Record summary: The RNA shown here (FMN riboswitch aptamer (RFN element)) has 129 nucleotides and comes from Gemmobacter lutimaris.
RNA sequence: AGGUGUUCUCAGGGCGGGGUGCAAUUCCCCACCGGCGGUAUAGCCCGCGAGCGCCUUCGGCAACGAAGGGUCAGCAGAUCCGGUGUAAUUCCGGGGCCGACGGUAUAGUCCGGAUGGAAGAGAAUCGCG
Numbered sequence: 001a002g003g004u005g006u007u008c009u010c011a012g013g014g015c016g017g018g019g020u021g022c023a024a025u026u027c028c029c030c031a032c033c034g035g036c037g038g039u040a041u042a043g044c045c046c047g048c049g050a051g052c053g054c055c056u057u058c059g060g061c062a063a064c065g066a067a068g069g070g071u072c073a074g075c076a077g078a079u080c081c082g083g084u085g086u087a088a089u090u091c092c093g094g095g096g097c098c099g100a101c102g103g104u105a106u107a108g109u110c111c112g113g114a115u116g117g118a119a120g121a122g123a124a125u126c127g128c129g
Stems, first nucleotide, its partner, number of pairs: 005125006016030004031109002033099002035048004043097002051075002053072001054069006079095005101112003
């Protein structure tokens, strides 16, 4: 160097202005934002994560609630043109598009589950060979 275990730390941004209306940071016009790993530097190439769903168990007459599983059949997303270059849907120029669930006047940006969880990043340390 390598493999492996333990502990600790960290780990998501964004509604500002105007309009309509009884009411909208939710509609309309103009704005604003971009987790993690891979790869020529990526929201929209490949893969991953949280959430919903689903499945299992328990409680309940039921509605539903709690705990567990973790992709399981699903929700589940979105990119093109030109340029440079050995190499870029990643850079540069231009145009476009996307964004869980519950609440509420219809929400990527407000409130809530969440003082949660987590892809992963870093540090310390033990033993092995």
The model forms 100% of the base pairs in the Rfam consensus. Rfam family: FMN riboswitch aptamer (RFN element). From the family's description: The RFN element is a highly conserved domain that is found frequently in the 5'-untranslated regions of prokaryotic mRNAs that encode for flavin mononucleotide (FMN) biosynthesis and transport proteins.